[in-house]
RNA sequence: GCGGCUGUAGUGUAGCCUGGUUAUCACUCGGGCUUGCCAAGCCUGCGACUCGGGUUCAAAUCCCGACAGCCGCA
Numbered sequence: 001g002c003g004g005c006u007g008u009a010g011u012g013u014a015g016c017c018u019g020g021u022u023a024u025c026a027c028u029c030g031g032g033c034u035u036g037c038c039a040a041g042c043c044u045g046c047g048a049c050u051c052g053g054g055u056u057c058a059a060a061u062c063c064c065g066a067c068a069g070c071c072g073c074a
Base pairs, nucleotide, nucleotide: 001073002072003071004070005069006068007067010027011026012025020057029045030044031043032042033041050066051065052064053063054062
């Protein structure tokens, strides 16, 4: 330099192909219940679509570019 894959809460992850309800689930974290205390269990809350642009009534999803990581080729 060229090509491919990936990027979503603190961590991991579904949703993307086929655009449309308040973006899913688990762990962590905050509050509560329970307990003599802790743990476990139960209830509840907070928190995310890498960035810019385009298309569209509507974009995490489609298109273009950028950035970052990984892999391969040179």
The RNA shown here (transfer RNA) has 74 nucleotides and comes from Candidatus Altarchaeales archaeon ex4484_96. Lineage of the source: Archaea > Nanobdellati > Candidatus Altarchaeota > Candidatus Altarchaeia > Candidatus Altarchaeales. The coordinates come from a structure-prediction model, not an experiment, and the mean pLDDT is 84. Rfam family: tRNA. The family's RNA type in Rfam is transfer RNA.